[in-house]
RNA sequence: CGAGCAAGCUGAGCAGCCGCGGGCGCAUUGUGAAAACAGGCGCCUGAGGAAAGUCCGAGCUCCACAGGGCAGGAAUAGCGGCUAACGGCCGCCGGGGGCGACCCUAGGGAUAGUGCAACAGAGAGAUACCGCCGGAUUUUUUCCGGUAAGGGUGGAAAGGCGAGGUAAGAGCUCACCGGCGCACAGGAGACUGUGCGGCCAUGUAAACCCUAUUCGGAGCAACACCGCAGAGAAACGCUUUGUGCCGGCCCGGCACGUUUCGAGAAGGUGGCAUGAACCGCGCGGCAACGCGCGGGCUAGAUAGAUGGUUGCUCAAGACAGAACUCGGCUUAUAGGUUUGGUCGCGUA
Numbered sequence: 001c002g003a004g005c006a007a008g009c010u011g012a013g014c015a016g017c018c019g020c021g022g023g024c025g026c027a028u029u030g031u032g033a034a035a036a037c038a039g040g041c042g043c044c045u046g047a048g049g050a051a052a053g054u055c056c057g058a059g060c061u062c063c064a065c066a067g068g069g070c071a072g073g074a075a076u077a078g079c080g081g082c083u084a085a086c087g088g089c090c091g092c093c094g095g096g097g098g099c100g101a102c103c104c105u106a107g108g109g110a111u112a113g114u115g116c117a118a119c120a121g122a123g124a125g126a127u128a129c130c131g132c133c134g135g136a137u138u139u140u141u142u143c144c145g146g147u148a149a150g151g152g153u154g155g156a157a158a159g160g161c162g163a164g165g166u167a168a169g170a171g172c173u174c175a176c177c178g179g180c181g182c183a184c185a186g187g188a189g190a191c192u193g194u195g196c197g198g199c200c201a202u203g204u205a206a207a208c209c210c211u212a213u214u215c216g217g218a219g220c221a222a223c224a225c226c227g228c229a230g231a232g233a234a235a236c237g238c239u240u241u242g243u244g245c246c247g248g249c250c251c252g253g254c255a256c257g258u259u260u261c262g263a264g265a266a267g268g269u270g271g272c273a274u275g276a277a278c279c280g281c282g283c284g285g286c287a288a289c290g291c292g293c294g295g296g297c298u299a300g301a302u303a304g305a306u307g308g309u310u311g312c313u314c315a316a317g318a319c320a321g322a323a324c325u326c327g328g329c330u331u332a333u334a335g336g337u338u339u340g341g342u343c344g345c346g347u348a
Stems, first nucleotide, its partner, number of pairs: 001344003005340006012313007020046007029038003048319001052330002055328005060219004073215005078092005093107001094105004108210002113208002115204003129151002131147006159177002162174003178200002180197007223270004232261005242256005278295007314317001
């Protein structure tokens, strides 16, 4: 210098003017009985790394629920650790890819059972089509038996390959490699190494299935509280006469009236911003993470604010907008930038 790898950070900036949500203060104008509301001025503050998808795990709230088992459904699936928890994260093991830095991995069970393997091929789970060998017949041919070494088909065909052996062959025997089982050694474990045993009949479980573990439902428009008007219920209306209606009067009833009660449209308040949170430093740990000390408070709307415009600068601005909260995952993302490895070339 070129190519490539991993982990982070950032996500246009500055100034002027106008405007919006929230909080505080000041003044006192209007409405109102008051509480309060609206208006004025000033100060402070006001989106993200994903606020998104709503895919997991929790907090919180309401509903349901004696205990146990079976069936059914869903999720997960190597080992150890971290965490409030997780299907998340970290480290490691096995497998695969890359010269390498490094990356990918749903990675239990195929002697419990069932299914499937199109086409081709004799045969896809137990098979003899061609070929080889032996025998019968024997000119050819045909038939019987043996054989998975060779040919052919196929993604896959009797663990692979070489030698011995044999009529021809075959783990039939042997060496090496692969698998399986056992023993020993190492390791916390997944697993690894060594030795022994010819034990060796395909693949597929992101096919049904089997095994193990876990799992109530709904979600902040949850839910709790206050509550005008109107409607409802109860009590009172006695004494010198409350009013109206039931023709008048008495009794009685109804409506009106007064008081109380519980429910409750609209509307309001809480939930709702101090949190398994964040930042810095130190210590422990390979790491995820944990512990200690210090610091600050960082949107809170309810038709929903976070905007518009002007000027300057540059690389000419990507994906995108909170709505109960938190831990993850996934997806989208122009450009800029930092650190540490790798490979190649060149120079000294």
Molecule: Bacterial RNase P class A
Organism: Scatolibacter sp.